[in-house]
Context: one part of a larger RNA
RNA sequence: CGAUGUUGAAGGAACUCGGCAAAAUACCUCCGUAAGUUCGCGAGAAGGAGGCCCGGUUGGCACGCAAGUGCGGGCCGGGGGCACAAACCAGGGGGUGGCGACUGUUUACUAAAAACACAGGGCUCUGCGAAGUCGCAAGACGACGUAUAGGGUCUGACGCCUGCCCGGUGCUGGAAGGUUAAAAGGAGGGGUGCAAGCUCCGAAUUGAAGCCCCAGUAAACGGCGGCCGUAACUAUAACGGUCCUAAGGUAGCGAAAUUCCUUGUCGGGUAAGUUCCGACCUGCACGAAUGGCGUAACGACUUCCCCGCUGUCUCCAACAUCGACUCA
Numbered sequence: 001c002g003a004u005g006u007u008g009a010a011g012g013a014a015c016u017c018g019g020c021a022a023a024a025u026a027c028c029u030c031c032g033u034a035a036g037u038u039c040g041c042g043a044g045a046a047g048g049a050g051g052c053c054c055g056g057u058u059g060g061c062a063c064g065c066a067a068g069u070g071c072g073g074g075c076c077g078g079g080g081g082c083a084c085a086a087a088c089c090a091g092g093g094g095g096u097g098g099c100g101a102c103u104g105u106u107u108a109c110u111a112a113a114a115a116c117a118c119a120g121g122g123c124u125c126u127g128c129g130a131a132g133u134c135g136c137a138a139g140a141c142g143a144c145g146u147a148u149a150g151g152g153u154c155u156g157a158c159g160c161c162u163g164c165c166c167g168g169u170g171c172u173g174g175a176a177g178g179u180u181a182a183a184a185g186g187a188g189g190g191g192u193g194c195a196a197g198c199u200c201c202g203a204a205u206u207g208a209a210g211c212c213c214c215a216g217u218a219a220a221c222g223g224c225g226g227c228c229g230u231a232a233c234u235a236u237a238a239c240g241g242u243c244c245u246a247a248g249g250u251a252g253c254g255a256a257a258u259u260c261c262u263u264g265u266c267g268g269g270u271a272a273g274u275u276c277c278g279a280c281c282u283g284c285a286c287g288a289a290u291g292g293c294g295u296a297a298c299g300a301c302u303u304c305c306c307c308g309c310u311g312u313c314u315c316c317a318a319c320a321u322c323g324a325c326u327c328a
Base pairs, nucleotide, nucleotide: 001323002322003321004320005319006318007317008316010314011313014312019309027051028050029049030048031047036041038157052079053078054077055076056075057074058073060071061070062069063068080084092307093306094305095304097302098301099299100298104116105115120155121154122153123152124151125150126149132141133140134139158294159293160292161291163224164223165222168221169220170217171216172215173214174213177212178211179210183206184205188201189200190199191198192197225243226242227241228240229239252286253283264280265279266278267277268276
């Protein structure tokens, strides 16, 4: 000097990205227990008291003929110790936001989460030799199932809801017309031959799906405006005009896990707060199953605050063990 422990005056998070680490709490019985709530919960909420030994007294239960033995309860009095759940073992707690409903699952060896899954919801395909998948095929799975079934895809408990746009892309339906392959057709023409013929080119016309076209469809992929003016202070604009669009963002939420300017402004908490909470709305660039907004319970998730507690710190010290080091 290091590692692992033990202890520490006064203070008690001043440490630090952050209470990381440590300390504290811890068991049983009794008392007591808030908001909220899906009435289950929250809850061991929180917060208290008792616990060892001796004596007295008074009930109970079991067994027993009884004497009694065993178990368990109430009340009263006393004793000793620094310490009575005497060692080990053995929850710290509360408040408030975010996200995800939950229990689960995951990067074997740097990530356990807000990611995945999930019950529930929707759309869509599939009538059975099903759709879909594997295989060249036979065949197999689906399924010894049959639309309350099976496949695909999105969302993700529950509550309240889920607005407008079908112009583009996709899908579904339609079939009048246009386009169109092989094929059919064969006007007409070329080569050759004396010719019959052989051979080649070939217009019109007929000709499927598809595409064009016409519709539907957004819990399909997706999208959801600009400028100017206007009210008897000012400001603002319920209102008006105009351009463009397929339609111009509805409800709800909003400086947000989204806000650049930004430490926005106001309020709260602090003596002092780029974080936090509540508002405002000027949303650079929220927004409705790529779901919107809430939500009790839950979380080795994450933000902020408080109580307790402490060597995290002010500011370090001592001791124990093991190393390192020095000497032999």

Large-subunit ribosomal RNA, domain IV from uncultured Roseitranquillus sp., 328 nucleotides, folded computationally. The prediction has a mean pLDDT of 88.